[in-house]
Context: one part of a larger RNA
RNA sequence: UUGGGCGUAAAGAGCUUGUAGGUGGCUUGUCGCGUCUGCCGUGAAAACCCGAGGCUCAACCUCGGGCGUGCGGUGGGUACGGGCAGGCUAGAGUGUGGUAGGGGAGACUGGAACUCCUGGUGUAGCGGUGAAAUGCGCAGAUAUCAAGAAGAACACCGAUGGCGAAAGCAGGUCUCUGGGCCAUUACUGACACUGAAAAGCGAAAGCAUGGGUAGCGAACAGGAUUAGAUACCCUGGGUAGUCCACGCCGUAAACAAUGAAUACUAGGUGUAGGGGUUGUCAUGACCUCUGUGCCGCCGCUAACGCAUUAAGUAUUCCGCCUGGGGAGUACGGUCGCAAGAUUAAAACUC
Numbered sequence: 001u002u003g004g005g006c007g008u009a010a011a012g013a014g015c016u017u018g019u020a021g022g023u024g025g026c027u028u029g030u031c032g033c034g035u036c037u038g039c040c041g042u043g044a045a046a047a048c049c050c051g052a053g054g055c056u057c058a059a060c061c062u063c064g065g066g067c068g069u070g071c072g073g074u075g076g077g078u079a080c081g082g083g084c085a086g087g088c089u090a091g092a093g094u095g096u097g098g099u100a101g102g103g104g105a106g107a108c109u110g111g112a113a114c115u116c117c118u119g120g121u122g123u124a125g126c127g128g129u130g131a132a133a134u135g136c137g138c139a140g141a142u143a144u145c146a147a148g149a150a151g152a153a154c155a156c157c158g159a160u161g162g163c164g165a166a167a168g169c170a171g172g173u174c175u176c177u178g179g180g181c182c183a184u185u186a187c188u189g190a191c192a193c194u195g196a197a198a199a200g201c202g203a204a205a206g207c208a209u210g211g212g213u214a215g216c217g218a219a220c221a222g223g224a225u226u227a228g229a230u231a232c233c234c235u236g237g238g239u240a241g242u243c244c245a246c247g248c249c250g251u252a253a254a255c256a257a258u259g260a261a262u263a264c265u266a267g268g269u270g271u272a273g274g275g276g277u278u279g280u281c282a283u284g285a286c287c288u289c290u291g292u293g294c295c296g297c298c299g300c301u302a303a304c305g306c307a308u309u310a311a312g313u314a315u316u317c318c319g320c321c322u323g324g325g326g327a328g329u330a331c332g333g334u335c336g337c338a339a340g341a342u343u344a345a346a347a348c349u350c
Stems, first nucleotide, its partner, number of pairs: 003322004007304002012318001014201004021194003025088007033081002036076007048066007091191001092188003095184005103177007110154001115149002118146004125136002162169002206248002209245003215242002220237001221235003259317006267295012299306002323350003332343004
């Protein structure tokens, strides 16, 4: 490289948008580029294959034919692919009418709880653990009542439930705003799919500047445990951080460990949002579209299992893998304030 693969063995990029490229619905006409076919030229000789001949045979040599799968020219064919011109509506999009939602951004606001502060009541313990101690408390704690301050998170509802491309999203109200789904078929008329490069988004931790700091809490300190204990347990010890604004970082078991799109292929049973038919007029029964679960045939799979939300049957495009270690490392490049990220070997060894 061919090939074979990528849920768990090596392997799907964290996710999306999208350039080039690749691929692309039904139909009419036309061209004849690909494609098919006839003929002509060329395709050196030798070699190779077939036939004949010459060295006594053979190797070897000579002669004739074939082969030379290709290229060029020319005549023809037009199903398929393609170009050009036209039409269509089943893909895609738009309009109209509805609809559910923790989708996003900003502003305002609510109650419970924790902590702190002040005051009242009240007295000797509280707290913590396997057991203790450090710690707090007669300078009045814990408990309890009232008033206040501040920050962070939103019990119940709550779900195997919803929304979002993923990361993720939950007290309430308002403003701005993205997407989905259903119905209708009014409009456009293939405008589509995928997507190297590129761009944007991207948990937590971390970084930078400024603010904030109730609780929690790496580091650190103390008490225990222990042979030791740089840990697990405890502290009414506690810095960074956690929170906000703006900017970086760009990684996660970023997981469904399962790329995106389209079509087809038994059923059963839940659930969420629409629509329709029908009957009672409470609620139901049936059908249907979209999402989300469980079970289960065919088929697939090494097995486990997957199974109309496929890991089945097919097509298109991208990414990735190629024995273990060395190593996701070194060197170099790019990015970053740094931490580091990304790209990414080899020697050697089994």
Predicted 3D model of a 350-nucleotide part of an RNA (small-subunit ribosomal RNA, central domain) from an uncultured bacterium. The full RNA is in RNAcentral, with records from ENA. Its mean pLDDT, the model's own confidence on a scale to 100, is 86.